[in-house]
Molecule: RNase P RNA; transfer RNA
Organism: Gemmatimonadota bacterium
RNA sequence: UUGGUGGGGUGAGGCGGUCGCGGCCCGCCGUGCGCGGGUCGAGGAAAGUCCGAGCUCCGUAGGGCAGACUGCCAGGUAACGCCUGGGCGUCGAAAGGCGACGGAAAGGGCCACAGAAAGCAAACCGCCCACUUUGGUGGGUAAGGGUGAAAGGGUGGGGUAAGAGCCCACCGCACGUCUGGCAACAGAUGUGGCACGGCAACCCCCAGUUGGAGCAAGGCCAAAUAGGCGGUGAGGCCCGGCCCGGGCCGUCCGAACCGCGGGUAGGCCGCUAGAGGCAGCGGGCGACCGGUGCCCCAGAUAGAUGACCGCCCGAGCGCCAUGAGCGCGCGAACAGGACUCGGCUUACGGCCCCACCAGCCUC
RNA sequence: GCGCCUGUAGCUCAGUUGGAUAGAGCGUUGGCCUCCGGAGCCAAAGGUCGCGCGUUCGAAUCGCGCCAGGCGCG
Numbered sequence: 001u002u003g004g005u006g007g008g009g010u011g012a013g014g015c016g017g018u019c020g021c022g023g024c025c026c027g028c029c030g031u032g033c034g035c036g037g038g039u040c041g042a043g044g045a046a047a048g049u050c051c052g053a054g055c056u057c058c059g060u061a062g063g064g065c066a067g068a069c070u071g072c073c074a075g076g077u078a079a080c081g082c083c084u085g086g087g088c089g090u091c092g093a094a095a096g097g098c099g100a101c102g103g104a105a106a107g108g109g110c111c112a113c114a115g116a117a118a119g120c121a122a123a124c125c126g127c128c129c130a131c132u133u134u135g136g137u138g139g140g141u142a143a144g145g146g147u148g149a150a151a152g153g154g155u156g157g158g159g160u161a162a163g164a165g166c167c168c169a170c171c172g173c174a175c176g177u178c179u180g181g182c183a184a185c186a187g188a189u190g191u192g193g194c195a196c197g198g199c200a201a202c203c204c205c206c207a208g209u210u211g212g213a214g215c216a217a218g219g220c221c222a223a224a225u226a227g228g229c230g231g232u233g234a235g236g237c238c239c240g241g242c243c244c245g246g247g248c249c250g251u252c253c254g255a256a257c258c259g260c261g262g263g264u265a266g267g268c269c270g271c272u273a274g275a276g277g278c279a280g281c282g283g284g285c286g287a288c289c290g291g292u293g294c295c296c297c298a299g300a301u302a303g304a305u306g307a308c309c310g311c312c313c314g315a316g317c318g319c320c321a322u323g324a325g326c327g328c329g330c331g332a333a334c335a336g337g338a339c340u341c342g343g344c345u346u347a348c349g350g351c352c353c354c355a356c357c358a359g360c361c362u363c
Numbered sequence: 364g365c366g367c368c369u370g371u372a373g374c375u376c377a378g379u380u381g382g383a384u385a386g387a388g389c390g391u392u393g394g395c396c397u398c399c400g401g402a403g404c405c406a407a408a409g410g411u412c413g414c415g416c417g418u419u420c421g422a423a424u425c426g427c428g429c430c431a432g433g434c435g436c437g
Stems, first nucleotide, its partner, number of pairs: 001359010013312007021041008029032001043334001047345002050343005055214004062244004067210005072086005087101001088099004102205002107203002109199003124145002126141006153171006172194001173192008218269004228260005235249005276295004281290003313331002316328004320323001364436007373389004382420001391407005413429005
């Protein structure tokens, strides 16, 4: 310098001022939905609502069934399907990227078309042997051809009628032992001639997790659900997906249901101090953990953040008298709280920074 | 907030225990018929199966993530 890989930050450009809006606090009196002052006031995704929790209530959730989810190993965490590190596989020349990555010798199912044969193995062509009426017939053979996504280890040699793990060497595979590692796994070594096709993002099996609902949770105050009329009427109803179970009301002075008619839908708490933020220090490869100091950072309820001015900064355009000149307009994208956190995913204009890989040039 | 459904040709829909050319009706275009039009007959065109990634030999169909539209409950 060119090309690439991975990651981080910012995201209303900064400062000051004026007006406006929402919450809280203080003061003043003229006590009014008053005036004045102070302070705080959207995001990295506040989004999608895809996971995990806090919190709250319910049939306390014990057992069984069903369902759902997760799936290499270790660690982190309140927890997770998240994150970190490692293993293995795969892509890349590399930095690095990606991976739903348990089990196919428990069982069922599927593998279209083609092909002789699709999981039981299998003889279409070819090769070999025998017979032959010379057309073929019977047998052997998985080396070769052909089909297919896939054809029952691969290469070489021996062997054979031709062939074949039939035998041998190496590679692969399975099993055992040893070594390293917490483990996943890796390496070494021995044994076995090879037994075991693929699909579990089909059912299933194994291991593990899982009660349900959600701030319109839930609690308090006030109001209301009243009273009435007509009808049906002996059983009716509630309780997490089901069961084992639990409970409520009633049988004519009548539960429950239906219709008519009447009538409510306001306020407060929950509610924002929290697995909180920022900056050093210590531990750890890291995710993260420990400790110290400082800070308080929206709580609206149909939903508050906007507008303008000045200076500076940035990049853009134009002008000429080419000056570190003047003028013009711009500072943008995605988007916006509504119980709160931790993640994931998705959307996003521009700017800045760091690490690494490869090529070329120069010293 | 919670729970669900749908997306296939211009329109309305089939096709889902995965199987290769994705179909039907209406519409469109062309031809035949007719004096002309309609009806009728014949033929043709028209598809990223909402988008992306994956599983598989193979995906409209299975899985995941998005996008758009719609529904129900409180």